[in-house]
RNA sequence: CAUCGACAAUGGCAAACUCAUUGAAAGGUGAGGACGCAAAGCCACGGGUCUAUGGUUUCUUGUAAACUAUGACAGCCGGGUUACCGAA
Numbered sequence: 001c002a003u004c005g006a007c008a009a010u011g012g013c014a015a016a017c018u019c020a021u022u023g024a025a026a027g028g029u030g031a032g033g034a035c036g037c038a039a040a041g042c043c044a045c046g047g048g049u050c051u052a053u054g055g056u057u058u059c060u061u062g063u064a065a066a067c068u069a070u071g072a073c074a075g076c077c078g079g080g081u082u083a084c085c086g087a088a
Base pairs, nucleotide, nucleotide: 004086005085012037013036017032018031019030020029021028022027035075041081042080043079045078046077047076048073049072050071054068055067056066057065058064059062
């Protein structure tokens, strides 16, 4: 230095839920709170999942149904990139 991840050490992040706020929604942000996480740091490149404002289609014309991301999810997986510590 690389790989790797310990009954090591310093620490870090923060699920569900609650309150506030934002958004059409999914979701995001802040505070509280910890389920967990060795990248649960960052990035929508690939796959996947969620939502459907808008658009299109259908007919039983309804606060209808179906399809569709340009929206979202990095705590779904892969990939890229940066990084603390140093046992085996």